[in-house]
RNA sequence: CGAGAAAGGCAAACCCGCCGUGAGGUGGGGACGCAAAACCACGGGUCUUCUAUAGGGAGAUAGCCGGGUUGCCAAA
Numbered sequence: 001c002g003a004g005a006a007a008g009g010c011a012a013a014c015c016c017g018c019c020g021u022g023a024g025g026u027g028g029g030g031a032c033g034c035a036a037a038a039c040c041a042c043g044g045g046u047c048u049u050c051u052a053u054a055g056g057g058a059g060a061u062a063g064c065c066g067g068g069u070u071g072c073c074a075a076a
Stems, first nucleotide, its partner, number of pairs: 002073001009034002014029006032063001038069003042066003045061007
């Protein structure tokens, strides 16, 4: 750096169960996609909630962007 390669991997929406005030999380089914769609809330964004509609606090999102750490293979 990433292919008409090889071995594989992950799993969006949606459905069902459970947890949560909620965003959402989680187990199963299911595949839209992903070369880090592995991990980390550090910065930004978006979302939830408390406060009073501000400011601020507490949360969510890593498959929103940036950044950090680690990992399989190997053509051009």